[in-house]
Source information:
A computed fold for an 89-nucleotide RNA from an uncultured Anaerolineales bacterium, annotated as c-di-GMP-I riboswitch aptamer.
RNA sequence: CCACGACAAUGGCAAAUCCGUCGAAAGGCGGAGACGCAAAGCUACGGGUCUAAGGUCGCACGCGCGACGAUGACCGCCGAGCCGCCGAA
Numbered sequence: 001c002c003a004c005g006a007c008a009a010u011g012g013c014a015a016a017u018c019c020g021u022c023g024a025a026a027g028g029c030g031g032a033g034a035c036g037c038a039a040a041g042c043u044a045c046g047g048g049u050c051u052a053a054g055g056u057c058g059c060a061c062g063c064g065c066g067a068c069g070a071u072g073a074c075c076g077c078c079g080a081g082c083c084g085c086c087g088a089a
Stems, first nucleotide, its partner, number of pairs: 004087002012037002017032006035076001041082003045079003048074003055068005
């Protein structure tokens, strides 16, 4: 240095849930909280998943209802790329 990852050390992150807040929603952010995580750090690039405001189409026509569909979202779903702490076997 590359790989690897311990009942090691030093630190780190924080699921569900609750409160506040932004958002049409999915979800984001802040606080509380820890199920877990060696990349649970970063990037929506490939796949996947979630949502459907606007739009289009259909029905209804008084409000409206349904279908389609990311330009919205998730990296704590799987790959890929970039960067990084520690050191036993």

The prediction has a mean pLDDT of 88.